[in-house]
RNA sequence: AGGGGCUUAGGAUAACGUUUAGACCAAAAGCCUUCAAAGCUUUAAGCAGAAGUUAAAAUCUUCUAGCCCCUG
Numbered sequence: 001a002g003g004g005g006c007u008u009a010g011g012a013u014a015a016c017g018u019u020u021a022g023a024c025c026a027a028a029a030g031c032c033u034u035c036a037a038a039g040c041u042u043u044a045a046g047c048a049g050a051a052g053u054u055a056a057a058a059u060c061u062u063c064u065a066g067c068c069c070c071u072g
Stems, first nucleotide, its partner, number of pairs: 001071007010025002013022001018055001027043005048064005
């Protein structure tokens, strides 16, 4: 330099263009308990960034950034 793949909650991860983006661990609150742990209930935390296409984009296209792999 060229080519390919990936980026979703604090962490690992799912989602045919047509649900309010879902579940697990972690966190917070409550119940229980003498106090904890465990268990149960609830809550908060979201699509790497920007544009475009579309009635509708996490999903399709382009650019940028980061990571990984291949060729030279």